Predicted 3D model of a 94-nucleotide RNA (c-di-GMP-I riboswitch aptamer) from Paenibacillus hemerocallicola. The sequence was found by an Rfam model in a public genome assembly. Model confidence (mean pLDDT): 84 of 100. NCBI's taxonomy places the organism under Bacteria, Bacilli, Caryophanales, Paenibacillaceae, Paenibacillus. The model forms 95% of the base pairs in the Rfam consensus.
């Protein structure tokens, strides 16, 4: 100088749940909360995977017809605390 994990130190984030708001929903934001996290920081148009389906389309039931109900499909809507990948970051032995 490089690499970079363990033990520590300084700190950080905030699962579930809950209150309020936004949203059709998934979910997000803020406050409380603290399961856990060495990137639980950022990227969802980097790839995979998962969640929701307002609207739309199709099918079925019902009906003279319409309405209504149910099921299915659909994301450049959502999940980064699902995995991989990319970018950035504190301390620092062996």
């Nucleotide at each position: 100088c490089g690499a970079a994990u363990c033990c520590a130190a300084a700190g950080g984030c905030a699962c579930a749940c809950u209150u309020a708001u936004c949203g059709a929903a998934a979910g997000a934001u803020a406050g409380g909360g603290u399961c856990g996290c060495a990137a639980a920081a950022c990227c969802a148009a980097u790839g995979g995977g998962g969640c929701u389906a307002c609207c739309a389309u199709g099918u079925a039931a019902u009906u003279c017809g319409a309405c209504u109900u149910a099921c299915a499909u659909c994301a450049c809507g959502c999940c980064a605390g699902c995995c991989a990948g990319g970018u950035u970051a504190c301390c620092g032995a062996a």